[in-house]
Source information:
RNAcentral holds the full RNA, with entries from SILVA. Small-subunit ribosomal RNA, 5' domain from Humulus lupulus, 476 nucleotides, folded computationally. Its Rfam family is "Bacterial small subunit ribosomal RNA". The source organism's lineage runs through Eukaryota, eudicotyledons, fabids, Rosales and Humulus. Model confidence (mean pLDDT): 84 of 100.

Context: one part of a larger RNA
RNA sequence: GGAUGAAUGCUGGCGGCAUACUUAACACAUGCAGGAUGAACGAAAAGUGGUGUUUCUAGUGGCCAACGGGUGGGUAACGUGUAAGAACCUGCCCUUGGGAGGGGAACAACAGCUAGAAACGACUACUAAUAACCCGUAAGCUGAGGAGCAAAAGGAGGAAUCAGCCCGAGGAGGGGUUCGCAUCGGAUUACCUAGUUGGUGAGGCAAUAUCUUUCCAAGGCGAUGAUCAGUAGCUAGUUAGAGAGGAUGAUCAGCCACACUAGGACUAAGACACAGCCCAGACUCCUACGGGAGGCAGUAGUGGGGAAUUUUCCACAAUGGGUGAACGUCUGUCGAAGAAAUGCCUCGUGGAGGUAGAAUGCCUACGGGUCGUGAACUUCUUUCCUCGAGAAAAUACAAUGAUGCUAUCUGGGGAAUAAGCUUCGGCUAACUCUGUGCUAGCAGCCAUGGUAAUAUAGAGGAUGCAAGCGUUAUCU
Numbered sequence: 001g002g003a004u005g006a007a008u009g010c011u012g013g014c015g016g017c018a019u020a021c022u023u024a025a026c027a028c029a030u031g032c033a034g035g036a037u038g039a040a041c042g043a044a045a046a047g048u049g050g051u052g053u054u055u056c057u058a059g060u061g062g063c064c065a066a067c068g069g070g071u072g073g074g075u076a077a078c079g080u081g082u083a084a085g086a087a088c089c090u091g092c093c094c095u096u097g098g099g100a101g102g103g104g105a106a107c108a109a110c111a112g113c114u115a116g117a118a119a120c121g122a123c124u125a126c127u128a129a130u131a132a133c134c135c136g137u138a139a140g141c142u143g144a145g146g147a148g149c150a151a152a153a154g155g156a157g158g159a160a161u162c163a164g165c166c167c168g169a170g171g172a173g174g175g176g177u178u179c180g181c182a183u184c185g186g187a188u189u190a191c192c193u194a195g196u197u198g199g200u201g202a203g204g205c206a207a208u209a210u211c212u213u214u215c216c217a218a219g220g221c222g223a224u225g226a227u228c229a230g231u232a233g234c235u236a237g238u239u240a241g242a243g244a245g246g247a248u249g250a251u252c253a254g255c256c257a258c259a260c261u262a263g264g265a266c267u268a269a270g271a272c273a274c275a276g277c278c279c280a281g282a283c284u285c286c287u288a289c290g291g292g293a294g295g296c297a298g299u300a301g302u303g304g305g306g307a308a309u310u311u312u313c314c315a316c317a318a319u320g321g322g323u324g325a326a327c328g329u330c331u332g333u334c335g336a337a338g339a340a341a342u343g344c345c346u347c348g349u350g351g352a353g354g355u356a357g358a359a360u361g362c363c364u365a366c367g368g369g370u371c372g373u374g375a376a377c378u379u380c381u382u383u384c385c386u387c388g389a390g391a392a393a394a395u396a397c398a399a400u401g402a403u404g405c406u407a408u409c410u411g412g413g414g415a416a417u418a419a420g421c422u423u424c425g426g427c428u429a430a431c432u433c434u435g436u437g438c439u440a441g442c443a444g445c446c447a448u449g450g451u452a453a454u455a456u457a458g459a460g461g462a463u464g465c466a467a468g469c470g471u472u473a474u475c476u
Stems, first nucleotide, its partner, number of pairs: 001476004006472005013347001015345004019340001021305001026303003030300003035063001037061001040060002043057001045055002070258003079183004084178002088175003093171007101135003111124002114121001140149003155162002184230001186228001192220002196218004201213003233255003237248003260281002263278002283294004311337001314335001320331004350380004361370003384414005420465002423462002425446003431460005441448001
């Protein structure tokens, strides 16, 4: 000199685009952040004079909730990065070949009765389905072979058809798994390891595997640093550098891990599951003391910690996602707004003329010099400010605009609303006077101050940068 998720002192006009708890993975009041489906199903209710149609949903069923969003505690690891592999799985999606015959039996809801303060239940009887089951069928699976085993669902429509269901094969995308290399410092950590290393039999998994287990062998790792303790999410990148090397891993993107702490499985194509379940623990809350409820490292917000980090805002109009045949609906993802000079980048705070070189200030050798064309004054313009009016695009097509009566454009008015901060001994651009007198102070280094201090304090003047300028911290 450059840089920063910065903080701080003084100051502060506008706009655009970004960014924002780096500390306590500390505790959380309150609201919202995950639902959709009546074109799978029975039923209740609303509405109508009645039928038909319609609306609505507690329950059964299917789909989703494993995505999206957050955080970086743990992890020195096949976790990540890169380059390869074989013994695997895959809902929705795409391509393609086939198929859907017959049958009976239940459980919710509803009704009755009943326990409980509540949370939440117990019992009896009834009922439907794209819910569950049986028989039949089979291009699949198993087996050396004889042979054995395995499926389906109906709905909407007047119909054509539509969106679905079951079994194969292939694909895409996704995931699991193995391996080579790379991946912080410490030897004042030198030995470590019995499921440990290998093999056989068995089990287990989607799959390989000491993944688990019986038996057998005694191996395996290590100064090319094992083990141990410390620190740490990794990367594309970011930053500085001519480069080599260095530092770093906020935002955005990929992967991993976690969801009060520790453990566990269930369901599912997929979880060992942030707003699911079970057990234990700490904490908070309710209680009729018998028992229950909760988890902001989602978005706002609160307390606390801290030098320090925002609104309990608007809307689903756009993008993306879930669901639905669709109209739609849900969405704190996202799109916008608010507050903050936190950063980057524009613009402005006026332009031209104007010497009696006015007054004040400061200096002076008392002649004058300087501030200084600076001001006043004359004239011009309107970025901007203010008042008013119309109104595009975001959408190829029919409709839908939170932002927003915003941006932009146009008309009227007025120089009107807008400059500070640091420094001036050398490094280093910029000098004099006065006060002080080794005092008060200054200071990045050298140094300065003891009566004429260009170094302290004030004043005048000057330099640099400028809506910022200094300081502090960290990297280079």